[in-house]
Record summary
This is a predicted structure of a 105-nucleotide RNA (SAM riboswitch aptamer (S box leader)) from Savagea serpentis. The source organism's lineage runs through Bacteria, Bacillati, Bacillota, Bacilli and Savagea.

RNA sequence: UCCUUAUCCAGAGCAGGGGAGGAAUCUGGUCCUACGAUCCUGCGGCAACCAGUACGAGAGUACAAUGGUGCCAAUUCCAGCAAGCAUACGCUUGAAAGAUGAGGA
Numbered sequence: 001u002c003c004u005u006a007u008c009c010a011g012a013g014c015a016g017g018g019g020a021g022g023a024a025u026c027u028g029g030u031c032c033u034a035c036g037a038u039c040c041u042g043c044g045g046c047a048a049c050c051a052g053u054a055c056g057a058g059a060g061u062a063c064a065a066u067g068g069u070g071c072c073a074a075u076u077c078c079a080g081c082a083a084g085c086a087u088a089c090g091c092u093u094g095a096a097a098g099a100u101g102a103g104g105a
Base pairs, nucleotide, nucleotide: 001105002104003103004102005101006100007099008098013043014042015041016040017039021032022031023030026080027079028078029077044072045071046070049068050067051066052063053062054061055060076097081094082093083092084091085090
């Protein structure tokens, strides 16, 4: 990097660095940001995907949070593709794309 698979409406701060945009890409919105954002570092925290413990034939369920990850603005911020319902223009569901874990090439 690619493939498969599960989940994605909950949760989680303070300092230091730095100095202008940022919210994955494109578009349209909307929001965050010199009262210093995005990003990096330190400490802290949230959570429970894998390893762990117990039960179970199994699928799984519960417990724990040491280790490997992950995460700590807003539903993956919302929508854009399709189906259905509505026709007060929106609502619901699914897909596509993305993120994270696990397994594999």
The model forms 97% of the base pairs in the Rfam consensus. RNAcentral holds the sequence, with entries from Rfam.